A computed fold for a 73-nucleotide RNA from a Spirochaetota bacterium, annotated as transfer RNA. The RNAcentral record of the sequence draws on ENA and MGnify. The same sequence occurs in records of 7 taxa. The source organism's lineage runs through Bacteria, Pseudomonadati and Spirochaetota.

[in-house]
RNA sequence: GCCGAGAUAGCUCACUUGGCAGAGCGGCGCACUCGUAAUGCGCAGGUACCGAGUUCGAUUCUCGGUCUCGGCU
Numbered sequence: 001g002c003c004g005a006g007a008u009a010g011c012u013c014a015c016u017u018g019g020c021a022g023a024g025c026g027g028c029g030c031a032c033u034c035g036u037a038a039u040g041c042g043c044a045g046g047u048a049c050c051g052a053g054u055u056c057g058a059u060u061c062u063c064g065g066u067c068u069c070g071g072c073u
Base pairs, nucleotide, nucleotide: 001072002071003070004069005068006067007066010025011024012023013022019056027043028042029041030040031039049065050064051063052062053061
């Protein structure tokens, strides 16, 4: 330098044909217990990497940029 994959909650990751953004773990509260753990119930937590474009509407499609991983030279 070229090619491919990826960037979404604190962490690991979903999100199929564009239409209100989710799960597990973690955190907080309550129940249970003599008290913890475990378990059950509930709650909070997001600029979907950045910018532009298309569209009534974009995490999703198009273009550019940044970063990470892999391959080739």